[in-house]
RNA sequence: GGGCGAUUAGCUCAGUUGGUUAGAGCGCUACCUUGACAUGGUAGAGGUCGCUUGUUCGAAUCAAGUAUCGCCCACCA
Numbered sequence: 001g002g003g004c005g006a007u008u009a010g011c012u013c014a015g016u017u018g019g020u021u022a023g024a025g026c027g028c029u030a031c032c033u034u035g036a037c038a039u040g041g042u043a044g045a046g047g048u049c050g051c052u053u054g055u056u057c058g059a060a061u062c063a064a065g066u067a068u069c070g071c072c073c074a075c076c077a
Base pairs, nucleotide, nucleotide: 001073002072003071004070005069006068007067010026011025012024013023019057028044029043030042031041032040050066051065052064053063054062
């Protein structure tokens, strides 16, 4: 330098060919349960989907650029 892949909640991830309100598990908070803890139950908080721009009536999803990480190839020494 070239190619491919990943980036979504604190963590691990889903989101099937653009359309209903962006979700799950774990974790966190409050309450119930207990003498207390754990377990269990109920409710809740937490996201402008890495960033910018564009296409579209409509973008996590499509396009361009860019950032970080991983893999492969090439080049130089």

Record summary: The RNA shown here (transfer RNA) has 77 nucleotides and comes from Candidatus Arcanibacter lacustris. It matches the Rfam family "tRNA". From the family's description: Transfer RNA (tRNA) molecules are approximately 80 nucleotides in length. It is annotated as a transfer RNA.